[in-house]
RNA sequence: GCCGGAAUAGCUCAAUGGUAGAGCAAUUGCAUCGUAAGCAAUAGGUUGUGGGUUCGAUUCCCACCUCCGGCU
Numbered sequence: 001g002c003c004g005g006a007a008u009a010g011c012u013c014a015a016u017g018g019u020a021g022a023g024c025a026a027u028u029g030c031a032u033c034g035u036a037a038g039c040a041a042u043a044g045g046u047u048g049u050g051g052g053u054u055c056g057a058u059u060c061c062c063a064c065c066u067c068c069g070g071c072u
Base pairs, nucleotide, nucleotide: 001071002070003069004068005067006066010024011023012022013021018055026042027041028040029039030038048064049063050062051061052060
């Protein structure tokens, strides 16, 4: 230099154009003499950045940033 992949909650990952979810972690409560385990609830996202298509974009298209892999 060329080609491909990834990027979404604190972490690991879903969501094939129609209100962004799960597990773990966190907080609060229940329970216990107390702690852990357990049960219930709550909170936490400008979906990497900027554009485009569309009535509507995490999803489709383009450019860029970061990371990973391959070729030379």